[in-house]
Predicted 3D model of a 528-nucleotide part of an RNA (small-subunit ribosomal RNA, 5' domain) from an uncultured prokaryote. Model confidence (mean pLDDT): 87 of 100. RNAcentral holds the full RNA, with entries from ENA.

Context: one part of a larger RNA
RNA sequence: GAUUGAACGCUGGCGGCAUGCCUAACACAUGCAAGUCGAACGGUAACGCGGAGAGCUUGCUCUCUGGCGACGAGUGGCGGACGGGUGAGUAACGCGUAGGUAUCUACCUUGAAGUGGGGGACAACCUGGGGAAACCCAGGCUAAUACCGCAUACGCCCUACGGGGGAAAGUGGGGGAUCUUCGGACCUCACGCUUCUAGAUGAGCCUGCGUCCGAUUAGCUUGUUGGUGGGGUAACGGCCUACCAAGGCGACGAUCGGUAGCUGGUCUGAGAGGACGAUCAGCCACACUGGGACUGAGACACGGCCCAGACUCCUACGGGAGGCAGCAGUGGGGAAUAUUGGACAAUGGGCGCAAGCCUGAUCCAGCAAUGCCGCGUGUGUGAAGAAGGCCUGCGUUGUGUAAAGCACUUUCAGUAGAGAAGAAAAGCCUAGGGUUAAUACCCCUGGGUCUUGACGUUACCUACAGAAGAAGCUCCGGCUAACUCCGUGCCAGCAGCCGCGGUAAUACAGAGGGAGCAAGCGUUAAUC
Numbered sequence: 001g002a003u004u005g006a007a008c009g010c011u012g013g014c015g016g017c018a019u020g021c022c023u024a025a026c027a028c029a030u031g032c033a034a035g036u037c038g039a040a041c042g043g044u045a046a047c048g049c050g051g052a053g054a055g056c057u058u059g060c061u062c063u064c065u066g067g068c069g070a071c072g073a074g075u076g077g078c079g080g081a082c083g084g085g086u087g088a089g090u091a092a093c094g095c096g097u098a099g100g101u102a103u104c105u106a107c108c109u110u111g112a113a114g115u116g117g118g119g120g121a122c123a124a125c126c127u128g129g130g131g132a133a134a135c136c137c138a139g140g141c142u143a144a145u146a147c148c149g150c151a152u153a154c155g156c157c158c159u160a161c162g163g164g165g166g167a168a169a170g171u172g173g174g175g176g177a178u179c180u181u182c183g184g185a186c187c188u189c190a191c192g193c194u195u196c197u198a199g200a201u202g203a204g205c206c207u208g209c210g211u212c213c214g215a216u217u218a219g220c221u222u223g224u225u226g227g228u229g230g231g232g233u234a235a236c237g238g239c240c241u242a243c244c245a246a247g248g249c250g251a252c253g254a255u256c257g258g259u260a261g262c263u264g265g266u267c268u269g270a271g272a273g274g275a276c277g278a279u280c281a282g283c284c285a286c287a288c289u290g291g292g293a294c295u296g297a298g299a300c301a302c303g304g305c306c307c308a309g310a311c312u313c314c315u316a317c318g319g320g321a322g323g324c325a326g327c328a329g330u331g332g333g334g335a336a337u338a339u340u341g342g343a344c345a346a347u348g349g350g351c352g353c354a355a356g357c358c359u360g361a362u363c364c365a366g367c368a369a370u371g372c373c374g375c376g377u378g379u380g381u382g383a384a385g386a387a388g389g390c391c392u393g394c395g396u397u398g399u400g401u402a403a404a405g406c407a408c409u410u411u412c413a414g415u416a417g418a419g420a421a422g423a424a425a426a427g428c429c430u431a432g433g434g435u436u437a438a439u440a441c442c443c444c445u446g447g448g449u450c451u452u453g454a455c456g457u458u459a460c461c462u463a464c465a466g467a468a469g470a471a472g473c474u475c476c477g478g479c480u481a482a483c484u485c486c487g488u489g490c491c492a493g494c495a496g497c498c499g500c501g502g503u504a505a506u507a508c509a510g511a512g513g514g515a516g517c518a519a520g521c522g523u524u525a526a527u528c
Base pairs, nucleotide, nucleotide: 001528002527003526004525006524007523008522009521010520013375014374015373016372017371018370019368020367021333026331027330028329030328031327032326035078036077037076040075041074043071044070047069048068049067050065051064052063053062054061055060056059085286086285087284094211095210096209097208098207099206100205101204103203104202108199109198111196112195113194114193115192116150118148119147125140126139127138128137129136130135156165157164158163170191171190172189173188174187175186178185179184212258213257214256219249220248221247224246225245226244227243228242229241230240231239261283262282263281264280265276266275267274268273288309289308290307291306292305311322312321313320314319339365341364342363343362347361348359349358350357351356378408379407380406381405388399412469414464415463416462417461422455427449428448429447430446431445432444433443434442472517473516474515475514476513477498478497479496483512484511485510487508493500494499
């Protein structure tokens, strides 16, 4: 000099864009953060509509009714493995880079083949019982895209090449003939379902090289190193197991100890290098501590389960409940770090045919000069060089065109008005094309129409009034830009280094003047 996720002191007008627990991976009150689908299913607790009945006060109340819109709880499907947080652990194929393959991949895309015919349950519900509660037990009824056989098998899997094994589910919209038990069958479209193929995406595993300090750590290792048989996995493999052999690593630093998430990058520097790894992005690890598996395409799963432990809470003492390193917020720690805010309008995600619902992701707002950038705090004129305070050699000098006065302007803030863009869709009507038996339905393309904004009293613009509301901080001995007076008297004090102060101190304290930066200025800490 540059820099910072900074803090402290003094001061503080506005806006834009960023950033904001670096410490206790300490403990957490409260609210919210993952649901959705009735177009899979049996149903009807609540709400609304319709229908029937009763009461009367004649427009209300009550009862019944799944008939309709819808829908609590339940079965079922998909999603809760993403998104969000943190950096404890980890010196490791963890990360980076370059390769490899013995593997898996829900939803999505391509192509091939199918979707036949049956069965038995279990919730909800009802009945009974236990418990303070959490919840649990027994009996009975019932549906499905839940579950299980049978049939079929191009391709698929196993094979000793003879053969053997293995699937499925329906739901909704529309409809001219034909049939009909008047429910529908049947046809068609859409969404599904099953098996296989290829892809895309994502993931698993392996390898070369790189990846901090210590030798005041020199030897380490028994599933250890390799082989064979077996097991296990999606998959290779001591991954596991039995037997056999005795290997394997190490001064090119094994082992041990300390420290640490890694990277793109950030800061500095002419570069080489050095230091760091906040925000943003990629990867990894973790979710009160330790262990374990279940489900599933995917987890050994932050807001799932089980066990153990510590802690907190409830209890009828028998037993139960919990996990903010999600967003806010609280206590504590600390020099120190924000609101228990708004909205799903946009982007994205989950579910759904869709309408839509959910979304503390996200977009916004609030707080903080924490940083960067921009703007303002007036402009011109004005010498009687006013007054005041300061200095003085008493003549004056300097503050100083500074002020006052006069003439203007109105950025920003204030008040009032006007006012974009962020919005494209979806829905409805309609034309053409595709599909089809079809002019239904559905899909695609185009036209019209109708709406949808948290921010928001938005940005931007216009008008109004009036210089009106807006300057401080540090320094002045040398380094280093800037000097005098008074006070003090090795005292009080200053200080980054050299050093000042013991009676004229440009170095302490105050004042006048000056210098430098400026909504900041200094100090401290840290890095180059």